Overview: The part of an RNA shown here (large-subunit ribosomal RNA, domain V) has 585 nucleotides and comes from Gefionella okellyi. Its Rfam family is "Bacterial large subunit ribosomal RNA". It is recorded under the gene name rnl. The coordinates come from a structure-prediction model, not an experiment, and the mean pLDDT is 81.
Context: one part of a larger RNA
RNA sequence: CUAAUAACUAGACGGAAAGACCCUAUGCACCUUUACUGAAUUCAUAUAUUGUUUAUAAAAAUUCAUUAUAUAGAAUAGAUGGUAGCUUAGUAUAAUCUUAAUUUAUUAAUUAUUUAUGGCAAUAGUGGAAUACCAUUUUUUGAUAUUUUUAUAACUAAUUUAUAAUUUAUAAUUAAAUUAUAAAAGAUUUUAUGAUUGUUAGUUUAACUGGGGCGGUUUCCUUUUAAAGAGUAACAAAGGAGUACAAAGGUAAGUUCAAAUUAGUUAGAAACUAAUUAAAGAGUAUAAUGGCAUAAACUUGCUUAAUUGAAAAAUUAACAAAUUAAUCAAAGACGAAAGUCGGUCAUAAUGAUCCAAUAAUUCUAUGUGGAAAGGUUAUUGCUUAACGGAUAAAAGGUACGCUAGGGAUAACAGGCUAAUGAUUUUUAAGAGUUCUUAUCGACAAAAUCGUUUGGCACCUCGAUGUCGGCUCAUCACAUCCUGAAGCUGAAGGCGGUUUCAAGGGUACGGCUGUUCGCCGUUUAAAGUGGUACGUGAGCUGGGUUUAGAACGUCGCGAGACAGUUCGGUCCCUAUCUAUUAUUAG
Numbered sequence: 001c002u003a004a005u006a007a008c009u010a011g012a013c014g015g016a017a018a019g020a021c022c023c024u025a026u027g028c029a030c031c032u033u034u035a036c037u038g039a040a041u042u043c044a045u046a047u048a049u050u051g052u053u054u055a056u057a058a059a060a061a062u063u064c065a066u067u068a069u070a071u072a073g074a075a076u077a078g079a080u081g082g083u084a085g086c087u088u089a090g091u092a093u094a095a096u097c098u099u100a101a102u103u104u105a106u107u108a109a110u111u112a113u114u115u116a117u118g119g120c121a122a123u124a125g126u127g128g129a130a131u132a133c134c135a136u137u138u139u140u141u142g143a144u145a146u147u148u149u150u151a152u153a154a155c156u157a158a159u160u161u162a163u164a165a166u167u168u169a170u171a172a173u174u175a176a177a178u179u180a181u182a183a184a185a186g187a188u189u190u191u192a193u194g195a196u197u198g199u200u201a202g203u204u205u206a207a208c209u210g211g212g213g214c215g216g217u218u219u220c221c222u223u224u225u226a227a228a229g230a231g232u233a234a235c236a237a238a239g240g241a242g243u244a245c246a247a248a249g250g251u252a253a254g255u256u257c258a259a260a261u262u263a264g265u266u267a268g269a270a271a272c273u274a275a276u277u278a279a280a281g282a283g284u285a286u287a288a289u290g291g292c293a294u295a296a297a298c299u300u301g302c303u304u305a306a307u308u309g310a311a312a313a314a315u316u317a318a319c320a321a322a323u324u325a326a327u328c329a330a331a332g333a334c335g336a337a338a339g340u341c342g343g344u345c346a347u348a349a350u351g352a353u354c355c356a357a358u359a360a361u362u363c364u365a366u367g368u369g370g371a372a373a374g375g376u377u378a379u380u381g382c383u384u385a386a387c388g389g390a391u392a393a394a395a396g397g398u399a400c401g402c403u404a405g406g407g408a409u410a411a412c413a414g415g416c417u418a419a420u421g422a423u424u425u426u427u428a429a430g431a432g433u434u435c436u437u438a439u440c441g442a443c444a445a446a447a448u449c450g451u452u453u454g455g456c457a458c459c460u461c462g463a464u465g466u467c468g469g470c471u472c473a474u475c476a477c478a479u480c481c482u483g484a485a486g487c488u489g490a491a492g493g494c495g496g497u498u499u500c501a502a503g504g505g506u507a508c509g510g511c512u513g514u515u516c517g518c519c520g521u522u523u524a525a526a527g528u529g530g531u532a533c534g535u536g537a538g539c540u541g542g543g544u545u546u547a548g549a550a551c552g553u554c555g556c557g558a559g560a561c562a563g564u565u566c567g568g569u570c571c572c573u574a575u576c577u578a579u580u581a582u583u584a585g
Stems, first nucleotide, its partner, number of pairs: 001585007010577003014572002022406004027402002029398004035203005042195005048189001051155003055152008063143003068138001075131001078137005085120003098109004160183010206218003215235001219241006242387001243285001244344002249303007257281001259277006283292002286349001288347003307330004313324003319388001332341003355381007363374002413460001414458001415456003419453001421449006430440002467542001468540003472534001473531005480505003483500006507521005548566004552561003
């Protein structure tokens, strides 16, 4: 070196299971509730099933009566309207209709008309209103009137329940029927309306995000980032808006600010006046930026263009939106006129579509005429603010969980980085009685390492098993001991510090799951680290990190907690590489 056999398990990111952790999905399931929307249930009222009596009480309506006092006025005027007549009784006269009696012609009753007499109105008068009579109506009181309703009471025949007896059927329990008693128009059931309701059902419960959650944000305006045209991102750095104003708009005319210096007055650092300097250092309704003195700043007069109908052409721009705008027509404001004026120095001050409403309309109108309804024009209603707005209407839990996926994205390990950490060096203010460097060394500076805590998210989510212990190790040296040296604030003996050095060595117990740490007793010493925080196809499984259960705390609750507590399945027959032993060549 080759082969075989027997071992071992460090590696083949070994095998097994499309990761259960984590995230994502306008996925699923189950659970909860003061999420949303339904439904069963329950309750209330009405209705039907549902009948009788009239007794008592109450209420209402109708009918008939009754009632109404300012002052003035005959006088006790409820109100309004109509209208010029209304009317009791008796007597007399004439004619006629009907009925009765006796008789054939009268009597009695009744109806109508006329005349005379009486009463009340009108007229007159008083008063806001005038009276008779008629109609309607308000108010007060009453009725042995009528009707209805409610409550109580009573009834029995519906209906329902219970008990008893009898009969029929049965092996029996029992079932059915009949009768009686009790209950009873209540209950039950139907329909309608309203309320209640996790009992049940269907669903919703946003995105961005240096993983997710918590926090923050989501539309618009200004500046920087932005790299001298425009545009340009970040959970980059700064700030604002969700209006205001009938003048703070239009026009015509006029004016010039802030600040300082000097002088004056009772006046001072600051009030007012005057002069000088003063391009803007003021002011601009409000943030910032840009602009503005010919003013866009300030003051005054007159006013309503903060108009109606259009709009070429541009800017911007995926679209939808947004912006500027000459010019034409109508009717105006100001100005002597030329002219200016379709809001405000400019850039924020906002919301699509649907739906609904209001007004107008020479539009359409289902046989015709109308109407309903629709259209058109104008206007109104959205912290639809998650602001291009999924619905008019919506929160949570899951460790009982499931699926699809993701190394597009976290936890372990690796990698990059080195803020943090560790180590070294330089300088040397100072401490060290004196003396920077025996020893210690501030403020600073320069390196190295990759053992800490982090940052990043690059391999791995069709799986790279996680802390500690046991076992077995191997390497580095920034050396704990042993070895060799320098300096010493090294007398000796102990030490301090620095240099060289990795050959060998480098504890046992108690507590705790612990690493660590504290304690006890030794030792020459009880080193610091790397090796997937070495090592689970080597062991363990105490901790962490499933399902059970409990405590505290939080939560209405389902449940939750780098809080605690008891309990809790660790699979693999070795093909290759590596290694060991034996045998043979």